[in-house]
Molecule: transfer RNA
Organism: Minisyncoccota bacterium
Order: sequence, then C1' cells, then structure tokens
RNA sequence: GCAAGUGUAGCUCAGUUGGUAGAGCGCCCGCCUGAUACGCGGAUGGUCGAAGGUUCGACUCCUUCCACUUGCA
Repeated sequence: GCAAGUGUAGCUCAGUUGGUAGAGCGCCCGCCUGAUACGCGGAUGGUCGAAGGUUCGACUCCUUCCACUUGCA
C1' cells in the first nucleotide's frame, strides 16, 4: 500500500426481512445467616466508534473518516 473482519452498558456479548435497545456477569440496596459465602428479590446503568446521506422512521442500508485484529505485498 491492497483486501477482509470487528466497534452496542464497567466487562463478555446478543440484537437479519429498517419500526420504542437487551441478556449474563459486575456495582448498589434489601431478604436469608450468629457472621460470611451461596441463594432470592429490587434498583442501577447506553450521544449503538465519528460525521454525512437515503427513508415517515437507521444499531441495521449507502459514503467518508477513526481505532483495533487478520491476511497479502
């Protein structure tokens, strides 16, 4: 330099014919216990990498850019 992939909650990841953004773990509160752990209940959480475009409507489609990974040179 060329090509492909990934980017969503603190972490690991879902989210496919475009239609109100979710799970598990974690953190916090409570129950349970003599206490801790386990278990149970509740609450907490997001400019969906950035900027444009298409659309009534975009995490999703298109363009450019950024970061990371892989392959080729």